[in-house]
The RNA shown here (c-di-GMP-I riboswitch aptamer) has 84 nucleotides and comes from a Betaproteobacteria bacterium. NCBI's taxonomy places the organism under Bacteria, Pseudomonadati, Pseudomonadota, Betaproteobacteria. The prediction has a mean pLDDT of 83. Of the family's consensus pairs, 95% are formed in the model.

RNA sequence: AACAGCCAUUGGCAAAACUGUCGCAAGGCAGUGACGCAAAGCUUCCGGCCCGUGAACUAAGCAUCGGGUAGCGGGGUUGCCGGC
Repeated sequence: AACAGCCAUUGGCAAAACUGUCGCAAGGCAGUGACGCAAAGCUUCCGGCCCGUGAACUAAGCAUCGGGUAGCGGGGUUGCCGGC
């Protein structure tokens, strides 16, 4: 230095639920709170899922367009750590 994340350390993040608030909704933000996390930092580029819209169709479902989820997975990008 690279790889890895079994063990350790210093810090970090914060699920569900509840409260407030924004949004048609999915869901976001803030507080309380910790289920977990080595990228649970950032990024919708790809796939998935969810919400809204809605063409043709009897319907189920689904094209289109828009939104959400990065704590669903992959890719991209940045980054902390001692031992082995």